Predicted 3D model of a 73-nucleotide RNA (transfer RNA) from Neomonachus schauinslandi. The organism belongs to Neomonachus, within Eukaryota. Its Rfam family is "tRNA". Rfam classes the family as a transfer RNA. Its mean pLDDT, the model's own confidence on a scale to 100, is 82.
RNA sequence: GCCCGGCUGGCUCAGUAGGAAGAGCAUGGGAUUCUUAAUCUCAGGGUCGUGAGUUCAAGCCUCACGUUGGGUG
Numbered sequence: 001g002c003c004c005g006g007c008u009g010g011c012u013c014a015g016u017a018g019g020a021a022g023a024g025c026a027u028g029g030g031a032u033u034c035u036u037a038a039u040c041u042c043a044g045g046g047u048c049g050u051g052a053g054u055u056c057a058a059g060c061c062u063c064a065c066g067u068u069g070g071g072u073g
Stems, first nucleotide, its partner, number of pairs: 001072007010025004019056001027043005049065005
């Protein structure tokens, strides 16, 4: 240089032919327990890497850029 993949709550990841975002863990409150832990329950937390385009509508499609991993000369 060329080819392929990842980027979504604090972390690890879902999101199936575009109809508007969810889980586990973590965090905080409550219940239980002599206390801690464990268990149960509720809650907060995301302008979906950045910018633009297509569309009535974009996490999803298109383009550029960034970043990260792999392959190859």